[in-house]
Parts: sequence; structure tokens; C1' cells
RNA sequence: UUACGUCUUCAGGGCGGGGUGCAAUUCCCCACCGGCGGUAUGUGGCCGGCGCCAAUGGCGCAUUGUCACGAGCCCGCGAGCGCCCACGCUCUCCGCGUGGGGUCAGCAGAUCUGGUGAGAGGCCAGGGCCGACGGUUAAAGUCCGGAUGAAAGAAGAUGGGC
Repeated sequence: UUACGUCUUCAGGGCGGGGUGCAAUUCCCCACCGGCGGUAUGUGGCCGGCGCCAAUGGCGCAUUGUCACGAGCCCGCGAGCGCCCACGCUCUCCGCGUGGGGUCAGCAGAUCUGGUGAGAGGCCAGGGCCGACGGUUAAAGUCCGGAUGAAAGAAGAUGGGC
């Protein structure tokens, strides 16, 4: 320094106020939240450049290099459901449970307007929109549950290669 092997650790936030009602953190009004990798016209640090000054320094301008951070709705990924496989329950079908697969991409996702600029999907301002499954005295992104789980991936150790 790095194709790869093994191991370890880590890896999700949010209902506060009011209304209706027998009953709602589930409905209605106002709120609140945003996983992982990539991309970069943003922000900051460092080196270098130019100019000015009261000059071992300070201030301003520009932005090549480099580092860090920087998108819920731009590209892709993950968990869940579906789907497929195995086993069990069931006389059989239907259905249910447990485990496995991650090929399929079905559920399945959501962004516009104005400004700046050579260029905006990312910046600034404003408006809008999205959010698995099962449960529940009543319909849930925010409560409970599978989950002390799994995992995109992050960091590290070690082996190996160069």
C1' cells in the first nucleotide's frame, strides 16, 4: 500500500398542545422525525497566489491543490411484506407456524417554484410531498410486538498479495 480470507466492536430518530368521542399518542387542527454508500455551484481548516497597511504581523480578493462536513423525496443499497424452497400442524383444499433463499423488484416511497450562477437534482428562500408488517376499547412514520433479532455499511485487529 492493497485483490482477497478470518475475526472483533459499532451500526435509527420522532406525539408536546388542543378538538370530537364510551373509547383515539391511531381520526381532525397545530407539532415532531429522517438508516447506509455515491454524487457536489455549499461551509470550514491547511499549503500556495495577488493586492493593501501602521509590516517577524494584520486585513482584503481570488480559488489550483488537499482534508473534514454537506440530499428523507438525484443514483443505488438495507431491514419488513410479497415471492420461491424445506419442514411441521391440518383428512385434503384453504390456511397457519418455524427455518432458509435474496434470483425477481411486485407492495414501493416522495420536489416543485423563485433567487444566485456558465451550469442547480444538491446551495439560499418559500411552498409541497413520502414513510414495511402484525397488534390495539377507533384507522398509527412517532405507541406495543417480532427485535437482547437481522442488516446496508463503518472502524479496527490479523493472515495473505504487491